[in-house]
RNA sequence: GGCACGGUAGCUCAGCUGGUUAGAGCGUCGGAUUCAUAACCCGGAGGUCGGCGGUUCAAGUCCGCCUCGUGCCA
Repeated sequence: GGCACGGUAGCUCAGCUGGUUAGAGCGUCGGAUUCAUAACCCGGAGGUCGGCGGUUCAAGUCCGCCUCGUGCCA
């Protein structure tokens, strides 16, 4: 330098063919339970969807450029 895959919550990841509120598990906070702790149960908070621009009535999703990570080739 070229190619492929990936960047979504603190962590690991879903998100179909563009559509109405962006989700799960773990973690965290509060509660319930217990003599107490753990486990189990209930509830809450937490997100510029890597960045900019474009297409569209509407973009996490499509297009372009940039950027970061991993792998392969040279």